[in-house]
Molecule: c-di-AMP riboswitch aptamer (ydaO/yuaA leader)
Organism: Chloroflexota bacterium
RNA sequence: CCUGGGACAGCGCCGAAUCCGGCCCAGCGGAGCGGGGGACCCACCACCGGGGGUGAAUCCGCCAAAGCGCGGAAGGGCUACCUUUCAGCCCGAACCCGACAGCUAACCUCGCAGGCGUAGGAAGGGCUGACUC
Numbered sequence: 001c002c003u004g005g006g007a008c009a010g011c012g013c014c015g016a017a018u019c020c021g022g023c024c025c026a027g028c029g030g031a032g033c034g035g036g037g038g039a040c041c042c043a044c045c046a047c048c049g050g051g052g053g054u055g056a057a058u059c060c061g062c063c064a065a066a067g068c069g070c071g072g073a074a075g076g077g078c079u080a081c082c083u084u085u086c087a088g089c090c091c092g093a094a095c096c097c098g099a100c101a102g103c104u105a106a107c108c109u110c111g112c113a114g115g116c117g118u119a120g121g122a123a124g125g126g127c128u129g130a131c132u133c
Base pairs, nucleotide, nucleotide: 011117012116013115014114018031019030020029021028032112033111034110035109036108037107042102050100051097052096053095054094058073059072060071061070062069075091076090077089078088079087081126082125083124084123085122086121
């Protein structure tokens, strides 16, 4: 000097998944964010090969005996104040309900997990802070 691993602290990222109070033997409560169910009106039209929900994550083509894989697109994330454009890098999964659900006021109800690590660009506009006078 380079690379890999571990620990702690800070900071940051995906995501709704954070904060506060109490309890602290154990069930808890609140705020905030997020999801589902649920009228009139409107919309849809039965049944069967079902149907539906969370999520960016659905579809197309190729290969293939099967498997697996490849490529692309819809869509999504990051580049450390915000935003627009450009550029670069990446994701494009998984799970759940169980014959059943359109929208939907009142109302009812559920979740607040998990997994990671960037050292970081350019231009325009905007906001803010520090320093100096």